[in-house]
Context: one part of a larger RNA
Molecule: large-subunit ribosomal RNA, domain I
Organism: fermentation metagenome
RNA sequence: GGCGCACGGAGAAUGCCUUGGCACCAGAAGCCGAAGAAGGACGUAAUAAGCUGCGAAAAGCUUCGGGUAGGCGCAAAUAGCCUAUGAUCCGAAGAUAUCCGAAUGGGGAAACCCACUGAAUAGCAUUCAGUAUCACAUCAUGAAUAAAAUAGUGAUGUGAAGGGAGACCCGGGGAACUGAAACAUCUAAGUACCCGGAGGAAAAGAAAGAAUAAUCGAUUUUCCAAGUAGCGGCGAGCGAAAGGGAAAGAGCCCAAACCUAUGGGGGCAACUCUGUAGGGGUUUAGGACCAACAUAAAGCUUAUCGAGUUUAGCUGAACUACCUGGGAAGGUAGACCAAAGGAGGUAAAAGUCCUGUAAGCGAAAAAGGAGAGAAGCGGUUGGGAUCCAGAGUACCACAGGACACGAGGAAUCCGGUGGGAAGAGGGGAGGACCACCUCCCAAGGCUAAAUACUAACUGGUGACCGAUAGAGGAGAAGUACCGUGAGGGAAAGGUGAAAAGGACCCCGGGAGGGGAGUGAAAUAGAACCUGAAACCGUGUGCCU
Numbered sequence: 001g002g003c004g005c006a007c008g009g010a011g012a013a014u015g016c017c018u019u020g021g022c023a024c025c026a027g028a029a030g031c032c033g034a035a036g037a038a039g040g041a042c043g044u045a046a047u048a049a050g051c052u053g054c055g056a057a058a059a060g061c062u063u064c065g066g067g068u069a070g071g072c073g074c075a076a077a078u079a080g081c082c083u084a085u086g087a088u089c090c091g092a093a094g095a096u097a098u099c100c101g102a103a104u105g106g107g108g109a110a111a112c113c114c115a116c117u118g119a120a121u122a123g124c125a126u127u128c129a130g131u132a133u134c135a136c137a138u139c140a141u142g143a144a145u146a147a148a149a150u151a152g153u154g155a156u157g158u159g160a161a162g163g164g165a166g167a168c169c170c171g172g173g174g175a176a177c178u179g180a181a182a183c184a185u186c187u188a189a190g191u192a193c194c195c196g197g198a199g200g201a202a203a204a205g206a207a208a209g210a211a212u213a214a215u216c217g218a219u220u221u222u223c224c225a226a227g228u229a230g231c232g233g234c235g236a237g238c239g240a241a242a243g244g245g246a247a248a249g250a251g252c253c254c255a256a257a258c259c260u261a262u263g264g265g266g267g268c269a270a271c272u273c274u275g276u277a278g279g280g281g282u283u284u285a286g287g288a289c290c291a292a293c294a295u296a297a298a299g300c301u302u303a304u305c306g307a308g309u310u311u312a313g314c315u316g317a318a319c320u321a322c323c324u325g326g327g328a329a330g331g332u333a334g335a336c337c338a339a340a341g342g343a344g345g346u347a348a349a350a351g352u353c354c355u356g357u358a359a360g361c362g363a364a365a366a367a368g369g370a371g372a373g374a375a376g377c378g379g380u381u382g383g384g385a386u387c388c389a390g391a392g393u394a395c396c397a398c399a400g401g402a403c404a405c406g407a408g409g410a411a412u413c414c415g416g417u418g419g420g421a422a423g424a425g426g427g428g429a430g431g432a433c434c435a436c437c438u439c440c441c442a443a444g445g446c447u448a449a450a451u452a453c454u455a456a457c458u459g460g461u462g463a464c465c466g467a468u469a470g471a472g473g474a475g476a477a478g479u480a481c482c483g484u485g486a487g488g489g490a491a492a493g494g495u496g497a498a499a500a501g502g503a504c505c506c507c508g509g510g511a512g513g514g515g516a517g518u519g520a521a522a523u524a525g526a527a528c529c530u531g532a533a534a535c536c537g538u539g540u541g542c543c544u
Stems, first nucleotide, its partner, number of pairs: 001543009015529001016494002020465002022462006029454002031163002039100003042055003046078002050074002061094006070082003105114003115131006133160009168199001169197005179186001183233001209216002220247005230238002251446003254390001258279009284424001286388003289383005299377003304372002309367003313361003319334005335352002337341001343355003395419004400414003405431001426441005481488002501528001504515004
């Protein structure tokens, strides 16, 4: 030195565990903000670095409920306190709530600096209140310009702003990689992304519809129709609708004609133009108008009342002995309960030990609102003379966009530029266009449900993970750390049933160790469960 064997060191795999995650289901909820949010800074405990809570009234104050013996957070310890006159704790409602932040008195390099006005006051100290901008309304004031008016200015009142869940929805903008085996039309895709806006959903919506049956009857979603009809360098690809089945189901209001009241302008007047408020009226053989009848119901809205429910909780059955063991829930024996044999814990494996579970009960306060509901709104028929029925609109041309439809024979829808109707004897549509026929009534508006999503809350489930996994994060994790910054972004779990965490003695400066003691175990001693391998040793056998 090599090969074995034994025993160690170091190391962290593996096994076992789970406080944490992941996914889904159900319920409930779906907003917060100038009454100052979200998010922060700085403070705050007797001692206090971090986290948590809270705000100069500062791990808290008040009231009302619940609840019961201890309590002063994570988190030990000392000191000192609180508590059956009910603390701590849980729930509801309040009070307080520094500074920054939309930040709003002015400024500003966020958490800082500097003001003005009024009130209290002896006070310029101190305290309190107010003072941003924009929009709208009302009032006051008020130029250029003689008057008036307007612009402007001021006061008062109301509202807005900002955040979010990297979700869902609507709108305004809007790529490229890619595919076409290159590439330009096309595709990717109206996707990603940016902006605006809203709601718990949004959007759409009561036919100028669909259709070809003398049919249907708002919208939305879904299954089929159907990868069909079509579109397409007829390439790559894109891709309907009617109709049928299902979910859900709900319909309404203005403008106008006309009437009443009341203003303004023109005019000598008749009259005419126009405004405001109320009534009327709302759809396709309508309405006004005239006549007749009815004055009721369906339905809708609402003051108010208000069930179950949510936010603390409460009751809640039934087992003992022996054996092994450190420990019984294990084994043996004999019982019991069960509307409860879900689950977790207890020194090991517990229906009957604890928390619970099934079942039942419970609210001073707040939320919520099934339902009830005074009251209000809410008609029909006939006549057919006259009047009304949404205009720079429909439509056309040009160039675009959206429609499954790429300009095509291209209807339909949308806006840009330029033209520009009719008036119910009217108008639009039925995929160029025309005729006939049929359907419908644009140029005003509202509308629940079925549909989409899940940050936060509650409960549950898993042929989901088990610490290099599962979230980046099971520990002070979006922390430490890196970066000027946008941004990037870790590592790190396990003594034991219980600290019983090793008094005391010895060696040592200490670290550490040897005894003693605890414990079932200390090769469980905090660098702590198990403790593989690489790697490093000690002893020994054989070989060299």